[in-house]
RNA sequence: AGAGUUUGAUCCUGGCUCAGGAUGAACGUUGGCGGCGUGCCUAAUACAUGCAAGUCGAACGGAGAUUGUAGCAAUACGGUCUCAGUGGCGAACGGGUGAGUAACGCGUUGGUGACCUGCCCCGAAGUGUGGAAUAACAGAUCGAAAGAGCUGCUAAUACCGCAUAAUAUCCAGGAGAUUAGAUGCUUCUGGAUUAAAGGAUUUAUCCGCUUCGGGAGGGGCCUGCGUCCCAUCAGCUAGUUGGUAAGGUAAAGGCUUACCAAGGCGAUGACGGGUAGGGGACCUGAGAGGGUGGCCCCCCACAAUGGAACUGAAACACGGUCCAUACACCUACGGGAGGCAGCAGUGGGGAAUAUUGCACAAUGGACGAAAGUCUGAUGCAGCAACGCCGCGUGGAGGAUGACACAUUUCGGUGCGUAAACUCCUUUUAUAUGGGAAGAUAAUGACGGUACCAUAUGAAAAAGCACCGGCUAACUCCGUGCCAGCAGCCGCGGUAAUACGGAGGGUGCAAGCGUUACUCGGAAUCACUGGGCGUAAAGAGCGUGUAGGCGGAUAUAUAAGUCAGAAGUGAAAUCCAAUAGCUUAACUAUUGAACUGCUUUUGAAACUGUAUAUCUAGAAUGUGGGAGAGGUAGAUGGAAUUUCUGGUGUAGGGGUAAAAUCCGUAGAGAUCAGAAGGAAUACCGAUUGCGAAGGCGAUCUACUGGAACAUUAUUGACGCUGAGACGCGAAAGCGUGGGGAGCAAACAGGAUUAGAUACCCUGGUAGUCCACGCCCUAAACGAUGCACACCUAGUUGUUGUGAGGCUAGACCUUGCAGUAAUGCAGUUAACACAUUAAGUGUGCCGCCUGGGGAGUACGGUCGCAAGAUUAAAACUCAAAGGAAUAGACGGGGACCCGCACAAGCGGUGGAGCAUGUGGUUUAAUUCGACGAUACACGAAGAACCUUACCUGGACUUGACAUAGUAAGAACUUUCUAGAGAUAGAUUGGUGUCUGCUUGCAGAAACUUAUAUACAGGUGCUGCACGGCUGUCGUCAGCUCGUGUCGUGAGAUGUUGGGCUAAGUCCCGCAACGAGCGCAACCCUCGUCAUUAGUUGCUAACAGUUCGGCUGAGAACUCUAAUGAGACUGCCUACGCAAGUAGGAGGAAGGUGAGGACGACGUCAAGCCAUCAUGGCCCUUACGUCCAGGGCUACACACGUGCUACAAUGGGGUAUACAAAGAGCCGCAAUACAGUGAUGUGGAGCAAAUCUCAAAAAUAUCUCCCAGUUCGGAAAAUAGUCUGCAACUCGACUACAUGAAGUUGGAAUCGCUAGUAAUCGUAGAUCAGCUAUGCUACGGUGAAUACAAAACCGGGUCUUGCACUCACCGCCCGUCA
Repeated sequence: AGAGUUUGAUCCUGGCUCAGGAUGAACGUUGGCGGCGUGCCUAAUACAUGCAAGUCGAACGGAGAUUGUAGCAAUACGGUCUCAGUGGCGAACGGGUGAGUAACGCGUUGGUGACCUGCCCCGAAGUGUGGAAUAACAGAUCGAAAGAGCUGCUAAUACCGCAUAAUAUCCAGGAGAUUAGAUGCUUCUGGAUUAAAGGAUUUAUCCGCUUCGGGAGGGGCCUGCGUCCCAUCAGCUAGUUGGUAAGGUAAAGGCUUACCAAGGCGAUGACGGGUAGGGGACCUGAGAGGGUGGCCCCCCACAAUGGAACUGAAACACGGUCCAUACACCUACGGGAGGCAGCAGUGGGGAAUAUUGCACAAUGGACGAAAGUCUGAUGCAGCAACGCCGCGUGGAGGAUGACACAUUUCGGUGCGUAAACUCCUUUUAUAUGGGAAGAUAAUGACGGUACCAUAUGAAAAAGCACCGGCUAACUCCGUGCCAGCAGCCGCGGUAAUACGGAGGGUGCAAGCGUUACUCGGAAUCACUGGGCGUAAAGAGCGUGUAGGCGGAUAUAUAAGUCAGAAGUGAAAUCCAAUAGCUUAACUAUUGAACUGCUUUUGAAACUGUAUAUCUAGAAUGUGGGAGAGGUAGAUGGAAUUUCUGGUGUAGGGGUAAAAUCCGUAGAGAUCAGAAGGAAUACCGAUUGCGAAGGCGAUCUACUGGAACAUUAUUGACGCUGAGACGCGAAAGCGUGGGGAGCAAACAGGAUUAGAUACCCUGGUAGUCCACGCCCUAAACGAUGCACACCUAGUUGUUGUGAGGCUAGACCUUGCAGUAAUGCAGUUAACACAUUAAGUGUGCCGCCUGGGGAGUACGGUCGCAAGAUUAAAACUCAAAGGAAUAGACGGGGACCCGCACAAGCGGUGGAGCAUGUGGUUUAAUUCGACGAUACACGAAGAACCUUACCUGGACUUGACAUAGUAAGAACUUUCUAGAGAUAGAUUGGUGUCUGCUUGCAGAAACUUAUAUACAGGUGCUGCACGGCUGUCGUCAGCUCGUGUCGUGAGAUGUUGGGCUAAGUCCCGCAACGAGCGCAACCCUCGUCAUUAGUUGCUAACAGUUCGGCUGAGAACUCUAAUGAGACUGCCUACGCAAGUAGGAGGAAGGUGAGGACGACGUCAAGCCAUCAUGGCCCUUACGUCCAGGGCUACACACGUGCUACAAUGGGGUAUACAAAGAGCCGCAAUACAGUGAUGUGGAGCAAAUCUCAAAAAUAUCUCCCAGUUCGGAAAAUAGUCUGCAACUCGACUACAUGAAGUUGGAAUCGCUAGUAAUCGUAGAUCAGCUAUGCUACGGUGAAUACAAAACCGGGUCUUGCACUCACCGCCCGUCA
């Protein structure tokens, strides 16, 4: 000293939260020792028991016990101890508590000329002489008790006379000073009144007693100042305020009483309500402040509750009295007795707070002459980690870096020199011994304590919280929005550093955490030290009271102010320095400080006050002008409506379209006349006036204010303004008028899912006037008023002056207003900017997170409606301002695309094929789901495939690597079984190497066995790699440096043009660059060169007439290399880029097509291609086999094929491709069959052979029909493939011949060799469900006017409360 949290990100405002300190604490957990402190904060609740105030025989009489002397004894005289009583002193201190009290209670400052004071100290004087009683005691009596009275005896320092006595007190009179004032101060004269007690003894004193004066200490009373919250408490007060008299007190006083007067207090907060003992101090804070008042010290108040007095120096008395009340105890029921907020202790309450201890040894107190007695004050001990402080739980060495544990990428790593082990020490502890100070002669509770010595032995002594960020500290397992955590933000939905456990780590440590409360951080109530245009916040506006503030000069004063001195500000505390306990805490001494108050001396600048003067502020006078300023009266025209009359006939009106409505009883239209009300066209303008609300025809009357000019008058008369008073749009209210138009409510018609709305037809309050209320508005410039000769300018305009000469519709300039732009400055930014939101001054109002709420209650106002003033509970972690980038808009501008339009052909209807959903099933394996799933994975499910189901089997396994043993590998046949498999059985001895004799070894392979492991199309595509779809072949996406901005960001990339294009050009605080675009690549189109077989054939020759042969290298073609196109040329336009047209050219402005897909989006798709983390299964979720299923079928959808026919169907004849494939193959000619095919096998591993064309063309027929269209479905008979066509293949022939006659709403493709149409080939493949997919060629169109609307996209701009981004956000009702 700050940090977290509002946002996609930013700045600001603003709240919430955290880190620090503190505690009379409590709770959880753990706990070795000592010192010093502290310990009922709640029930001022109720209390058993014990103790806490007694003492004195030297005041007094007596009783008892004991003892002495004298004596025979009785008895006398004593001594010592004890006891009740009379008497004295004390009991008013000490100790406790904080209920009450907002007060002279407390603190501080003064006063007492208005007072008292036992014991103590000093001084003066005195202590003479008498008397009458009464407790005790004795006796009898009453009562349960407590206790009580009666009779009798007795003493005193108890009580009462008389004497003496004043400097005491009282009365009368006089004098004097001081003081703010003075009567009660001082002093003089006279008169009156009032005292006493003895005791002890060593005989010399001591202790007492009485009166007076003084002191010390203590107290009473008065007093200035300070001392909590509420104004939703605004008026209070009859002893109330004052006076006179009296009473009362130690003492002033309405303190009390009588009488008289009517005062007294209050926004500087009376009265009322709530809360509270006050201070020194304590905690916190840099301070100013804020919070607190436990321990210690001072004061106050209280003693079960309320009241009262007595005694006394002092009480209205904690352990006294009386009365009342509540509670509780005893009782013989008649009556008594009681007060722990003293120390212990008990019940209760509570989260919570100790022993019914020891001692008077010390300090202090009461009594006493003293010894001494008493003392729960006090000194000590006990309990409690409650707090502060100190110490310890060991030290050194010790690596194979042991084991265990944890983790792991399996290599290792962490715990960790930590341990073990070796050596050492003994603080504390335990045991034994010694042993203080505290005391000055005696006396020690503490206490055999502190302390010292010796011995023993590392021995007996570590926990708690935390580890996502804030905030130091990370991994594994478990769990799976569950359990739980959380101070704030927030974690947890299968890989959680945030939950629980573990390992490790961090922090503190005999403690550690949590909770509560308080200060800080919080400048978040801002005096120091904040704000109010938009974040919360300027009252709707003015006039003005109190108050606050206030121009110039001079003099005086000294209240404020400043300086010096004095007194006081208790001690303790805090601070500094020393000192004492081993240190520290703790304690002591000294100093400083206590920022305050009082008194006094001075200064005189400023403020105040007083006096005198001034004119710059302010006001007045005078002059001519401006104006929708106000009030009242009068007058005018246009228009609407209504009425009357005329003309005239069928509609009018209204709307997006209609209808309600008006009209043949004559509307609307038109003409004339009449009536009535309201508003005032044009002028009219960011022009004017007014404080604001507001003010708009003309004229008249009355009237307010401002500006300018003049400088005559007054002489600070000023500014602001709490309360107060006045004004205050619209709507609304009351009374009475008025009512044309308009028009809430209401009615009807429409619209609509509904339409209590928007639209239409009507229509009442109201709108208008007079008077009276209401008193609110986004009453806004969301901006209070005033001042300053404050602080750059420029431009427009209104009013009024001055100057100039060219005399104007002129120029320059002053003052006052009203606008625009803009610098400095300010601001979070936007913006404001001489009309400030700049810089300052004065005064007022207002704000303090969002919601609840401008609400409730109360008060005031109002006829009412309502206005004004104005909370809390509860709830959230935000709410908000400005600006930024996106996305979005049924906002704008520009542009593009088969996006629309113009066309052509389809889909949607039929039948079939195929995929999907659904349903069904033992199973119908799985995946894909808008575009971007659905003839998709699958370029081919009868078995296999196959992952699914049923049943049968296997368990180191069908497959990989590794150990041991045996065996060549391999192979024939048979039996059982559905097969897998099981059991028999035949043949076979190999290959390579070593010295090739024999043996050994090696490599495969098979079998057996054991264990590591194999295996999984099991889960997670939301853990991943990789691949892919889509936006989109759209033109975009970014970076570096610089610059601008507080910042997010911007600029560049925007602008003007141009392009298919962020393509290029120009401009520009930008200059460059990258990924995309384009080009480079492939195919096609033209030409050239090279090459010439299997291809070709122009010329030549031959020919079986077929490029067949010779031959040729021209052409076609093949396949390699080149050329060619660049807006290069011309014209026009343009600054340029470029565009339009033209020429030439095979091709022209990207020549056509393909491959190629920026940053990114969709947690898009795939764990079932593959790879892969984690999890799961392991005689099974693995593996093998047979059969079945993936082909099911009421239905729904997608994609296709074939059609519905004549531009056609059928028959016959006949022509022309390209690109492919082919040896487990393609198969010609030929033959057989109606045919699918079969027989057979020429040729071909292919420019050579084969598969192998159709539409078209020519001709014949059909004649518009469910047909000579259409071919589904089903029957029979076949062919082919294949172990096998039942579930479940394709094809052929014959016969049969369904729906369908061009398809609703809707919807798809295509811009040229394209659509449409016609065939051909290939992959997969035994065969095939292919009508699919991928390629190939043949024939070969139509249309595009245009840019309004739909869809998608791009750029700029604007709005925004969206950012998961409009499929957003969000409001109300209901559940």

Notes: Small-subunit ribosomal RNA from an uncultured bacterium, 1375 nucleotides, folded computationally. The coordinates come from a structure-prediction model, not an experiment, and the mean pLDDT is 85.